Annotation
Model confidence (mean pLDDT): 77 of 100. The RNA shown here (SAM riboswitch aptamer (S box leader)) has 99 nucleotides and comes from Desulfovibrio sp. The model forms 96% of the base pairs in the Rfam consensus. It matches the Rfam family "SAM riboswitch aptamer (S box leader)". Rfam's curators write: The SAM riboswitch is found upstream of a number of genes which code for proteins involved in methionine or cysteine biosynthesis in Gram-positive bacteria. Lineage of the source: Bacteria > Thermodesulfobacteriota > Desulfovibrionia > Desulfovibrionales > Desulfovibrio.
RNA sequence: AACUCAUGAAGAGGAUGCGAGGGAUCUGGCCUGUCGACCAUCCGGCAACCUGCUAUUUUAUAGCAAGGUGCCAAGCCUCCCCGUACGGGACCAUGAGCG
Repeated sequence: AACUCAUGAAGAGGAUGCGAGGGAUCUGGCCUGUCGACCAUCCGGCAACCUGCUAUUUUAUAGCAAGGUGCCAAGCCUCCCCGUACGGGACCAUGAGCG
């Protein structure tokens, strides 16, 4: 890499640098970007998974912490397939396991 499982309508800022695109891919939209986006660094923050602690004792749930990853515009922005139209699936992302 591939495979399996879980989650994905909540949450979360600023400075410096760079300089034209960016929002996963196809397609079409729509949004966003010189009032400097994206990306990188520093500080800060959030709390999805793992870890730790506490409580309950249905072994799983709730709370706390923030150690390891992750994340900090918009439902995974929407669009694809099915349907009872917000549900399911595909795809994607993150975590854990396996490897």